């Protein structure tokens, strides 16, 4: 220094053809229990890692950054 993959809630993550951004586990809050646990119902929570561009319309596509894993090369 060059390849590749990953960066989406608070935690692991899905969304691959461009068309209202979700699940699961967390959290709140009501219910069933004398109460906890648990089940169940509802809710709240997000600048899709940052920038720019294309386009009517970007999480998705193209260009630059930054972070993290990996291979490779250089150097000793």
């Nucleotide at each position: 220094g060059g390849g590749g993959c990953a960066g989406u809630a608070g935690c692991u993550c899905a969304g691959u053809u461009g068309g209202u951004a979700g699940a699961g586990c967390a959290c709140c809050a009501c219910a069933a229990u004398g109460g906890c646990a648990u089940u169940g119902u509802g809710g709240g929570g997000g600048u899709c890692a940052g920038g720019g561009g294309u386009u009517c319309a970007a999480c998705u596509c193209c260009c630059c950054u930054c972070u993290g894993c990996u291979c490779c090369a250089c150097c000793a």
Transfer RNA from a Verrucomicrobiia bacterium, 76 nucleotides, folded computationally. The coordinates come from a structure-prediction model, not an experiment, and the mean pLDDT is 82. Its Rfam family is "tRNA". It is annotated as a transfer RNA.